[in-house]
RNA sequence: GAGCGCGUAGCUCAGCUGGGAGAGCGCCGGCCCGACACGCCGGAGGUCCCAGGUUCGAGUCCUGGCGCGCUCA
Numbered sequence: 001g002a003g004c005g006c007g008u009a010g011c012u013c014a015g016c017u018g019g020g021a022g023a024g025c026g027c028c029g030g031c032c033c034g035a036c037a038c039g040c041c042g043g044a045g046g047u048c049c050c051a052g053g054u055u056c057g058a059g060u061c062c063u064g065g066c067g068c069g070c071u072c073a
């Protein structure tokens, strides 16, 4: 330098054919217990990497950029 893949909650990741932003773990509170753990119930937490475009509507489609990984040179 070229090609491919990935970027979504603190972490690991889902998100279909464009129309509700979610799961597990973690964190906080409550229940339970003599106490802790386990278990059960509830809650907080998001610039969906950045900018632009298409669209009535974008995490999703298109363009450019940034970062990471793999391959080739």
Base pairs, nucleotide, nucleotide: 001072002071003070004069005068006067007066010025011024012023013022019056027043028042029041030040031039049065050064051063052062053061
Predicted 3D model of a 73-nucleotide RNA (transfer RNA) from an Aquificales bacterium. Lineage of the source: Bacteria > Pseudomonadati > Aquificota > Aquificia > Aquificales. Its mean pLDDT, the model's own confidence on a scale to 100, is 82. Its Rfam family is "tRNA". Rfam links the family to the GO term triplet codon-amino acid adaptor activity. From the family's description: Transfer RNA (tRNA) molecules are approximately 80 nucleotides in length. Their secondary structure includes four short double-helical elements and three loops (D, anti-codon, and T loops). The family's RNA type in Rfam is transfer RNA. The same sequence occurs in records of 2 taxa. The sequence is in RNAcentral, with records from ENA.